[in-house]
RNA sequence: CUCUGGAGAGCAGUCGUUUUAUGCGGCUCACCGACGAAGCACGCCGUUGCCCCUAGGCAGCGGUUUAUCUUUCAGGUUCAGGAACAGAG
Numbered sequence: 001c002u003c004u005g006g007a008g009a010g011c012a013g014u015c016g017u018u019u020u021a022u023g024c025g026g027c028u029c030a031c032c033g034a035c036g037a038a039g040c041a042c043g044c045c046g047u048u049g050c051c052c053c054u055a056g057g058c059a060g061c062g063g064u065u066u067a068u069c070u071u072u073c074a075g076g077u078u079c080a081g082g083a084a085c086a087g088a089g
Base pairs, nucleotide, nucleotide: 001089002088003087004086005085010029012028013027014026015025016024017023030077031076032075036073037071038070039069043064044063045062046061047060048059049058050057051056
């Protein structure tokens, strides 16, 4: 890269438009996490202070640091599409 599988949540209300379709746009509320984005643990490193018998220990601060966790900014909530992830080539 190709093929296959692939969840969740309103066919919400309202106004406008229209090709009158489950379309498109604005606004409002309610929701979802598995495009993306963001945040964090243990650990490690540095630093300050204290303890201390060699070696080390404890606490604070800072850096680094995982996700299917968390946040929902974006995205999504009929079908379609997309889709983390899995399998095959």
Glycine riboswitch aptamer from Arthrobacter sp., 89 nucleotides, folded computationally. The RNAcentral record of the sequence draws on Ribocentre. The prediction has a mean pLDDT of 81. Its Rfam family is "Glycine riboswitch aptamer". Gene Ontology term of the family: glycine biosynthetic process. NCBI's taxonomy places the organism under Bacteria, Actinomycetes, Micrococcales, Micrococcaceae, Arthrobacter.